RNA sequence: GGGCGGAUGGUCUAGCUGGUAUGACGUUGCCCUUACAAGGCAAAGGUCGGGAGUUCGAAUCUCCCUCGGCCCA
Numbered sequence: 001g002g003g004c005g006g007a008u009g010g011u012c013u014a015g016c017u018g019g020u021a022u023g024a025c026g027u028u029g030c031c032c033u034u035a036c037a038a039g040g041c042a043a044a045g046g047u048c049g050g051g052a053g054u055u056c057g058a059a060u061c062u063c064c065c066u067c068g069g070c071c072c073a
Stems, first nucleotide, its partner, number of pairs: 001072004006067002010025003019056001027043005049065005
């Protein structure tokens, strides 16, 4: 320098042809217990790596950039 595939709550992860983001773990509150753990119920937490474009509408499509991975030279 070229090619491929990634970046989504604190962590991991789903989201296949564009239509108000899924689950687990963790956190907080309540229940249970003499108490702790486990268990049950509920809640908070994401503007989807950054910018621009297309569209009525973008995590999803297009372009540029950043970061890290694999391959080729």